[in-house]
């Protein structure tokens, strides 16, 4: 330098061939139970969906440009 896939919560990941409110599971913080711990159950926080554009009435999603880091190529 070309190429292929991937970036969504603290980590693991799932998301609709464009629309309802972006969600599990683990992890946290309360609570509830024990004599206490831990499972269990019940609440909660937490996200500028890597970035800056572009299409579009409407983008987590399409189409580009850059970073980030994985894998092939020379």
């Nucleotide at each position: 330098g070309c190429c292929c896939g991937a970036g969504u919560a603290g980590c693991u990941c799932a998301g609709u061939u464009g629309g309802u409110u972006a969600g599990a599971g683990c992890g946290u913080g309360g609570g509830u139970c024990u004599a206490a711990u831990a499972a269990g159950c019940c609440c909660a926080a937490g996200g500028u969906c890597g970035u800056a554009g572009g299409u579009u009435c409407g983008a987590c999603c399409c189409c580009u440009g850059c970073c980030c880091g994985g894998g092939g190529c020379a």
A computed fold for a 74-nucleotide RNA from Panagrolaimus sp. JU765, annotated as transfer RNA. Rfam family: tRNA. It is annotated as a transfer RNA. Rfam describes the family as follows. Transfer RNA (tRNA) molecules are approximately 80 nucleotides in length. The prediction has a mean pLDDT of 81.